A computed fold for a 98-nucleotide RNA from Rudaea cellulosilytica DSM 22992, annotated as TPP riboswitch aptamer (THI element).
It matches the Rfam family "TPP riboswitch aptamer (THI element)". About the family: Vitamin B(1) in its active form thiamin pyrophosphate (TPP) is an essential coenzyme that is synthesised by coupling of pyrimidine and thiazole moieties in bacteria.
Its mean pLDDT, the model's own confidence on a scale to 100, is 77.
[in-house]
């Protein structure tokens, strides 16, 4: 020099639906309940290239479901947000010495 693994610091991405009951003239609004989920606006939660967060195709398809991105599939798809600095190990090279 290069690096596997780990660890800190900063720093950046990312989603928030659907059902029922209420309040209203009526609501897509508040407000209570379920459903799925780390997370259904929480100082939370999940994710940052070995990219399992997320978008997009999508008003897709294919099964359920009171109902829904609930669940397979699309899907080895196409984009998607990252540096520093310690640790410690391997390996390669140089060079000194016996």
């Nucleotide at each position: 020099c290069a690096u596997a693994c780990g660890a800190a610091g900063c720093a950046g991405g990312g989603g928030u639906g659907c059902c029922c009951g209420u309040g209203c003239a009526g609501a897509u609004c508040g407000c209570g309940g379920g459903c799925u989920g780390a997370g259904a606006g929480a100082a939370a939660c999940c994710c940052u290239u070995g990219g399992u967060a997320c978008c997009u195709g999508a008003u897709c398809c294919g099964g359920g479901u009171u109902g829904u991105g609930c669940c397979g599939g699309c899907g080895u798809a196409g984009g998607g947000a990252g540096c520093u600095u310690g640790g410690a190990g391997u390996g390669a090279g140089u060079g000194u010495u016996g």